[in-house]
């Protein structure tokens, strides 16, 4: 320097209208960590700011095996900016952006 760097509503039902609401269905960025993690530590996005500097920022328990596991097996659980729109973790958009970083 280059090149790479988020996934996700099937299928009903109700409405003039919903991938927004209702039964439900899905889906999970990097690095860390004695052993693999969306829910542990930190970062990154995001929002706020004098746009620097700073600041804020989600969610997990039980029981099993092992010398170790809030990471793995089993059960049961909860979380997901902002703008538009029939009320969005998944549809459109800002973004052909921006990135922790990863290979070369």
């Nucleotide at each position: 320097c280059u090149u790479c760097g988020g996934g996700g509503u099937a299928a009903u039902g109700u409405g003039c209208a919903a991938u927004u609401c209702a039964u439900a269905a899905c889906c999970g960025g990097c690095a860390g960590u004695g052993a693999u993690a969306g829910u542990c530590u930190g970062c990154g996005a995001g929002c706020c700011u004098u746009u620097u500097c700073g600041g804020c920022u989600g969610a997990a328990c039980u029981g099993g095996u092992g010398c170790a596991a809030u990471u793995c097996c089993a059960g049961u659980a909860c979380c997901g900016a902002c703008g538009g729109u029939a009320a969005a973790g998944u549809c459109c958009g800002g973004a052909u952006g921006a990135g922790a970083g990863a290979a070369g």
The prediction has a mean pLDDT of 85. The RNA shown here (FMN riboswitch aptamer (RFN element)) has 104 nucleotides and comes from a mouse gut metagenome. The model forms 100% of the base pairs in the Rfam consensus. Its Rfam family is "FMN riboswitch aptamer (RFN element)". Rfam links the family to the GO term FMN binding.